Bacterial RNase P class A from a Dehalococcoidales bacterium, 365 nucleotides, folded computationally. It is recorded under the gene name rnpB. Rfam family: Bacterial RNase P class A. By type it is a ribozyme. Lineage of the source: Bacteria > Bacillati > Chloroflexota > Dehalococcoidia > Dehalococcoidales. Model confidence (mean pLDDT): 77 of 100. The sequence is in RNAcentral, with records from ENA.
């Protein structure tokens, strides 16, 4: 100085005049212990307010228990109100490295599937390699060698073919080969240490055919629905002598059975009302300090109160200033993008830019 690797912040500032909403105080006025105008104080859109993917508070659905479908997670340990997040480790892979990535339980409960090539994909030898008998053609001379073939029998070590084919490499031994035997190594197992554990590390054994469950499947753990348009109240208004079924029924929190328990229940046909107040913000909250833990995070102390709209505020105008383009002009431009109950998480978007630690590489000293 370059290139990276993991975080953290800022993403317009200042005044000035005008205009909105909320809370509180509030002369004059009023229909007086209240209500309110001028006026005054003080607050007012985010790291993703966005996806609507998890998961929770809160409503609401009379409920309890069983079993069955179903749906979700899936290494281990902690955190959390919980979770499919988060820390922190283990293996297994990327990367020279900082660091990343993982749909990571089970293939000896089953079932399915591995195309094409290929001899063979829960196992069939295509080229071949060794023995042994028999042997045209050819040799040599009265009988043998024996090519090419043919018949047994032995091999899977070599050669092809494939992702993948009877652990793997190397050596000995064999008639030729093979864990057949030794050496490293990988799988698998036993027996000893080490960790809370997932797994590690050491020894011993020749015991050795796969892949594939983000394929049914099996195993362990977990799971009522609907949702602020949830519900709750007040206010006004209307039309029900409407009809039908069933009481061994119906109905009672996603499906389906059973129990138990509770109620009259359920279809169809027709009117009214769409107004207003709650819910609607003090929270599993936010900050600094402290103390425990590697951390995620818990605990103590103290401070703070920071939107509550409801066709939907939270702006508009100048002026400077910061910063960028530029044809140098009172010139143009400045990310992603705005709350609708509420937090706690994940994913997805973002011009510029400030920073913290940590890695390579080049120089210099």
């Nucleotide at each position: 100085c370059a290139a990276g690797u993991a975080g953290a912040c800022c993403g317009g500032g200042u005044g000035a005049c005008c205009g909105c909403c909320c809370g509180c105080c509030g002369a004059a006025g009023c229909u007086u212990u209240g209500c309110c105008u001028a006026g005054g104080c003080g607050g007012g859109a985010g790291g993703a307010a966005a996806g609507u993917c998890c998961g929770a508070g809160c409503u609401c659905c009379a409920c309890c228990g069983g079993g069955c479908a179903g749906g979700a997670u899936g290494c281990u340990g902690g955190c959390u109100a919980a979770c499919g997040g988060c820390c922190a480790g283990g293996a297994g892979g990327g990367g020279u490295g900082a660091c990343c990535c993982u749909a990571c339980g089970g293939a000896g409960a089953g079932u399915g599937c591995c195309a094409c090539a290929g001899a063979a994909a829960c196992a069939c030898a295509c080229c071949g390699c060794c023995c042994g008998c028999c042997g045209a053609a050819g040799c040599c001379u009265u009988g043998g060698c024996g090519u090419a073939g043919g018949c047994g029998g032995g091999c899977a070590a070599g050669g092809g073919u494939g992702a993948a084919a009877u652990g793997g490499u190397g050596a000995g031994g064999u008639a030729a080969g093979a864990g057949c035997u030794c050496a490293c190594c990988a799988g698998c197992g036993g027996c000893c240490g080490g960790g809370u554990g997932a797994c590690c590390g050491g020894u011993c054994g020749g015991c050795u055919g796969g892949g594939u469950a983000a394929a049914c499947c099996c195993c362990a753990u977990c799971c009522g629905g609907a949702g602020c348009a949830a519900g709750a109240c007040c206010a006004a208004a209307u039309a029900g002598a409407g009809g039908g079924a069933c009481a061994u029924a119906a109905g009672g929190a996603c499906g389906c059975c059973c129990g138990g328990c509770c109620u009259g229940u359920c279809c169809c046909c027709g009117g009214g009302u769409u107004g207003g107040u709650c819910g609607c913000u003090u929270g599993a909250c936010u900050c600094u300090u402290c103390c425990g833990g590697u951390a995620a995070c818990g605990g103590a102390a103290g401070a703070g109160c920071u939107a509550g709209a409801u066709a939907g505020a939270u702006g508009g105008u100048c002026a400077c200033c910061g910063c960028c383009c530029u044809u140098u002009a009172g010139g143009g431009g400045c990310a992603c993008a705005g709350a609708a109950c509420u937090c706690g998480g994940c994913u997805u978007a973002c011009a510029g830019g400030u920073u913290u630690a940590c890695u390579u590489g080049a120089c210099c000293u």